[in-house]
Context: one part of a larger RNA
RNA sequence: CUGGGCGUAAAGAGCAUGUAGGCGGGUAUGCAAGUCGGUUGUGAAAUCCUCUGGCUCAACCAGAGAACUGCAAUCGAAACUGCAUACCUUGAGUCCAUCAGAGGGAAUCGGAAUCUAAGGGUGUAGCGGUGAAAUGCGUAGAUAUCCUUGAGAACACCAGUGGCGAAGGCGGGUUUCUGGGUUGGCACUGACGCUGAGGUGCGAAAGCUAGGGGAGCGAACAGGAUUAGAUACCCUGGUAGUCCUAGCCGUAAACGAUGGGUACUAGAUGUCGGGGGGGCAUGCCCUUCGGUGUCGCAGCUAACGCAUUAAGCACUCCGCCUGGGGAGUACGGCCGCAAGGUUAAAACUC
Numbered sequence: 001c002u003g004g005g006c007g008u009a010a011a012g013a014g015c016a017u018g019u020a021g022g023c024g025g026g027u028a029u030g031c032a033a034g035u036c037g038g039u040u041g042u043g044a045a046a047u048c049c050u051c052u053g054g055c056u057c058a059a060c061c062a063g064a065g066a067a068c069u070g071c072a073a074u075c076g077a078a079a080c081u082g083c084a085u086a087c088c089u090u091g092a093g094u095c096c097a098u099c100a101g102a103g104g105g106a107a108u109c110g111g112a113a114u115c116u117a118a119g120g121g122u123g124u125a126g127c128g129g130u131g132a133a134a135u136g137c138g139u140a141g142a143u144a145u146c147c148u149u150g151a152g153a154a155c156a157c158c159a160g161u162g163g164c165g166a167a168g169g170c171g172g173g174u175u176u177c178u179g180g181g182u183u184g185g186c187a188c189u190g191a192c193g194c195u196g197a198g199g200u201g202c203g204a205a206a207g208c209u210a211g212g213g214g215a216g217c218g219a220a221c222a223g224g225a226u227u228a229g230a231u232a233c234c235c236u237g238g239u240a241g242u243c244c245u246a247g248c249c250g251u252a253a254a255c256g257a258u259g260g261g262u263a264c265u266a267g268a269u270g271u272c273g274g275g276g277g278g279g280c281a282u283g284c285c286c287u288u289c290g291g292u293g294u295c296g297c298a299g300c301u302a303a304c305g306c307a308u309u310a311a312g313c314a315c316u317c318c319g320c321c322u323g324g325g326g327a328g329u330a331c332g333g334c335c336g337c338a339a340g341g342u343u344a345a346a347a348c349u350c
Stems, first nucleotide, its partner, number of pairs: 004321003007304002012318001014202004021195003025088007033081002035077008049065006091192001092189003095185003099181001103178007110155001117149006126137002163170002207248006216242002221237004259317004264312001267295012299306002323350003332343004
């Protein structure tokens, strides 16, 4: 390089945006770079191949032909690719109307309950905890119960294989700023598209820096149990942290373990958001568009299974894989305050 692959065997980048590049809708005309054809020149000889001949044969040698699949020039063709020009509307986008939504940011407000602390009242000997206990709390008055004040965090029911978001993720209410999507109109632009090496941005939790905050929970830690031991599981405490602001980190079983886009390919059924129509009446039926589930044919698959939300059938662009261990390690580079991340081997060994 060819070839084969990537749901579970090795393999889809965590996600997006976008540069170069690759790929790209319909019609007409032109050009002729790619493409196709003719001619000419060249493509040394030898070799290879075919035929003939010479050494007794063969190897070997000689002669002739073919071939040298290439390159260049020139003449032509114009279907396809490309380029140029003009146009088109179905891809894409805009506009108008419409709808749903825990999409994002900021501000502010709320209450039931919980929990804890402080003060006060009632009240008396236990409470708590477990498999059973003990540590612990309590006559300095606990637990329980009532009232008041306060703080922090999280938002029961609604709640749903419900919704929204590119992913991470998003759930009390209100206001405000703001992103995206659906449906209908078919008014406008006229291929403006798809993908995307690098780049850039976003990116759970934990962790880090500075300043706040700290109710509950709770790594570490201490104690009590258990046990042969128990650096655990259970119990009593409890610091970082969890929360907020600003900044860093850049990783996850970041999973659908399934990259993006487009077109096509039986059905059945549920649900969410719209549109149209109908009998006819506020509930159902038919139909259509978009999302999201369950089953299932063809087809695919090693099987499991997937099956219009494909793992089917195709095209297109990117990423990635190439026996196990060594190793996602060493070294070097880049990034980071650090923790570390990223890129990424080899010896050796089976």

Overview:
A computed fold for a 350-nucleotide part of an RNA from an uncultured prokaryote, annotated as small-subunit ribosomal RNA, central domain. RNAcentral holds the full RNA, with entries from ENA.